[in-house]
RNA sequence: GGUCCAGUAACUCAGCGGUAGAGUAUCUGCCUUUUAAGCAGAGAGUCGAUGGUUCGAUCCCAUCCUGGAUCACCA
Numbered sequence: 001g002g003u004c005c006a007g008u009a010a011c012u013c014a015g016c017g018g019u020a021g022a023g024u025a026u027c028u029g030c031c032u033u034u035u036a037a038g039c040a041g042a043g044a045g046u047c048g049a050u051g052g053u054u055c056g057a058u059c060c061c062a063u064c065c066u067g068g069a070u071c072a073c074c075a
């Protein structure tokens, strides 16, 4: 440098054109002699960035950024 994959809540991930979700974690309350466990609820998101297509984009297209895999080159 080429090709491919990934980027979504603090973490791990789902969703792949029509109101953004789950588990864990965090916070609050309940329960418990206490801790843990259990139950109920809450907060937390410019969906990597900028443009484009579309009535409508997390999703499709282009460029760029970050990480990974592989191939090539150099040594």
Base pairs, nucleotide, nucleotide: 001071002070003069004068005067006066007065010024011023012022013021018055026042027041028040029039030038048064049063050062051061052060